[in-house]
RNA sequence: CGGGCUGGCCGGGCGACCGCGUGACCCAUCGCCGCGAGGCGACGGGCCCCGAGGAAAGUCCGGGCUCCACAGAGCAGGGUGGUGGGUAACACCCACCCGGGGUGACCCGCGGGAAAGUGCCACAGAGAACAGACCGCCUCGCCUCUCGUGGGCGGGGUAAGGGUGAAACGGUGGGGCAAGAGCCCACCAGUGCGCCGGGCGACCGGAGCAGCUAGGCAAACCCCACCCGGAGCAAGACCAGACAGCACACGACGGUCCGGAUCAACCGGGCUGAGAGGGCUGCUCGCCCGAGUGUGCGGGUAGGUCGCUCGAGGCUGUCGGCAACGGCAGCCCUAGAUGGAUGGUCGCCCCUUUGGAAACAGAGGACAGAACCCGGCUUAGAGGCCAGCCCGUCCC
Numbered sequence: 001c002g003g004g005c006u007g008g009c010c011g012g013g014c015g016a017c018c019g020c021g022u023g024a025c026c027c028a029u030c031g032c033c034g035c036g037a038g039g040c041g042a043c044g045g046g047c048c049c050c051g052a053g054g055a056a057a058g059u060c061c062g063g064g065c066u067c068c069a070c071a072g073a074g075c076a077g078g079g080u081g082g083u084g085g086g087u088a089a090c091a092c093c094c095a096c097c098c099g100g101g102g103u104g105a106c107c108c109g110c111g112g113g114a115a116a117g118u119g120c121c122a123c124a125g126a127g128a129a130c131a132g133a134c135c136g137c138c139u140c141g142c143c144u145c146u147c148g149u150g151g152g153c154g155g156g157g158u159a160a161g162g163g164u165g166a167a168a169c170g171g172u173g174g175g176g177c178a179a180g181a182g183c184c185c186a187c188c189a190g191u192g193c194g195c196c197g198g199g200c201g202a203c204c205g206g207a208g209c210a211g212c213u214a215g216g217c218a219a220a221c222c223c224c225a226c227c228c229g230g231a232g233c234a235a236g237a238c239c240a241g242a243c244a245g246c247a248c249a250c251g252a253c254g255g256u257c258c259g260g261a262u263c264a265a266c267c268g269g270g271c272u273g274a275g276a277g278g279g280c281u282g283c284u285c286g287c288c289c290g291a292g293u294g295u296g297c298g299g300g301u302a303g304g305u306c307g308c309u310c311g312a313g314g315c316u317g318u319c320g321g322c323a324a325c326g327g328c329a330g331c332c333c334u335a336g337a338u339g340g341a342u343g344g345u346c347g348c349c350c351c352u353u354u355g356g357a358a359a360c361a362g363a364g365g366a367c368a369g370a371a372c373c374c375g376g377c378u379u380a381g382a383g384g385c386c387a388g389c390c391c392g393u394c395c396c
Base pairs, nucleotide, nucleotide: 001392002391003390004389005388006387007386008385009384010383012349013348014347015346016345017344018343020051021050023048025046026045027044029042030041031040032039033038053367057378058377060376061375062374063373064372065232066231067230068229077228078227079226080225081224082096083095084094085093086092097111098109099108100107101106112223113222117221118220119217120216121215134162135161136158137157138156139155140154141153142152143151144150170188171187172186173185174184175183189213190212191210192209193208195206196205197204198203236306237305238304239303245297246296247295248294249293250292253273254272255271256270257269258268259267260266277289278288279287280286313332314331315330316329317328318327319326320325350365351364352363353362354361355360
């Protein structure tokens, strides 16, 4: 310099103006409740903060949370499937093993059991799993001729050779045989069995024995091991009002003066003390209001409120670990709508594209978009940045 592999990150930027949603504060108006102190709500205005994603998506897995169910165990059903670890959990992630691909970095694997049983294996082919005689090879009998190691018909043997196929029941060489064949032998490959060594383990290495040679499919049934209760925020809870009220608890008390024609009773008012309960407040104290107040039962409407976003949370540092991840410390708060906000215009810049010699001009800005919340997977997707590694070539 060229080509490639892997991982991480961003995903238009800045400014002005207008607009939308939640929340805090302030102001004005109106309504309701209260004797009152005060409270609640609606609408409007001002001001301040915040306001979509890496996938918010598909709703495919796993959990939290909520309600229902539940002694234990088992059956049915569903799921997972090399080993070890991580995690709240997982079908996810990390490391390793085995198999396959690549010169390599690295990538791929729906990776338990096919020597427990059943079943299936298209087309082609004689035969597709207790193999199989189509051609060929060998042999026997009969017939025949142009007598040759000929030809034809029939019986038998044979898996070496040909042919079919994705796949034909180990391979090479030798012995053997009528011809052949693990029929026998040597080596190679595989499998099984026990032994030795290494590893937590999957597994690996070594030497030995046995001619044992055993096809594929388990995302076909099935077998083995392990895991799994159901429904989902329209979960679920509360409140106002109606049917339609019911029950219980605490309190409603004194003194004095004036007035109402009046000693008393009764009514109204002033002053003073007590007072269940209430307002302001996080609580106490304090101040204020005060004659009724509080609790329980009843029923459950998508009218309202809660659930609702502070959470297995994020960032930084450090420690442990190969890593996934975990421990500790510090800092941060970052959407909560309910017909559903998160937008528009302009200017400068960035990127893509078209025209152009250029200046410049035109067009355009991927995929998409919260709705209880997290961890994953998958799918969609223009452009860009960073880091590590591999191969080739050249130079020193």

Model confidence (mean pLDDT): 76 of 100. The RNA shown here (Bacterial RNase P class A) has 396 nucleotides and comes from Nocardioides albidus. Rfam family: Bacterial RNase P class A. Rfam classes the family as a ribozyme. Taxonomically the source falls in Nocardioides (Bacteria, Bacillati, Actinomycetota, Propionibacteriales).